[in-house]
RNA sequence: AGGUGAGGUAGAGGCGCGGGUUGUCAAGAGUAUCAUAAAGCACAUGGGGUACAAGUGCUUUAUGGGAAAGGGACACUCGCCGAAGCCCGUUUUGACUUCCCCGGUAAAUGCGGGCUGGGACUGCACCAAACAGGUGUAGUACUGUCAUUUGAGAAUUCCCUGGUUCUCAAAUGGAGCACUAUCUCACUA
Numbered sequence: 001a002g003g004u005g006a007g008g009u010a011g012a013g014g015c016g017c018g019g020g021u022u023g024u025c026a027a028g029a030g031u032a033u034c035a036u037a038a039a040g041c042a043c044a045u046g047g048g049g050u051a052c053a054a055g056u057g058c059u060u061u062a063u064g065g066g067a068a069a070g071g072g073a074c075a076c077u078c079g080c081c082g083a084a085g086c087c088c089g090u091u092u093u094g095a096c097u098u099c100c101c102c103g104g105u106a107a108a109u110g111c112g113g114g115c116u117g118g119g120a121c122u123g124c125a126c127c128a129a130a131c132a133g134g135u136g137u138a139g140u141a142c143u144g145u146c147a148u149u150u151g152a153g154a155a156u157u158c159c160c161u162g163g164u165u166c167u168c169a170a171a172u173g174g175a176g177c178a179c180u181a182u183c184u185c186a187c188u189a
Stems, first nucleotide, its partner, number of pairs: 002188010014081001016080005022075004033065011046102004084116007092108002095105003117143002120140008145174012
């Protein structure tokens, strides 16, 4: 000097990823629900218990009032490039299921393990009020990265051949615990 291993720092992919108790807008929706009147049903049901009886709750019709949440778009802002998302197991927490218990449903957080390089489009399944959007999966082309091969060009020596490095193009393949650059330590012909 070139390599190998371990650790640190910085960076790239692009309609790039995610958060916000922020603002505006659409939709949710004339829905849920409330009041009045009439009619009907039940006696807390997934299981058990308890309370009310001129009661309680539910459904339908008519009239008059009438939301919200989750999700979405834009703007602003914050954190970033396993950004992030999903699946399984487990801990904790509260919510719903008419009051209580059991059971059930979905959600949030922490921990452990596994899968996916990225965005787009399309089909299917699920969530959702939804034709919005999201999640998963499969396919299609695109894109970034590394490796191998081929071709062209440039650099390296005075020239040629060969080798090495870089750039561009094409083909094939791999995966983010990756890739590029750089620093520290250890080892090494």

Lysine riboswitch aptamer from a Syntrophomonadaceae bacterium, 189 nucleotides, folded computationally. Rfam family: Lysine riboswitch aptamer. Its family is annotated with lysine biosynthetic process in the Gene Ontology. Rfam's curators write: Riboswitches are metabolite binding domains within certain messenger RNAs that serve as precision sensors for their corresponding targets.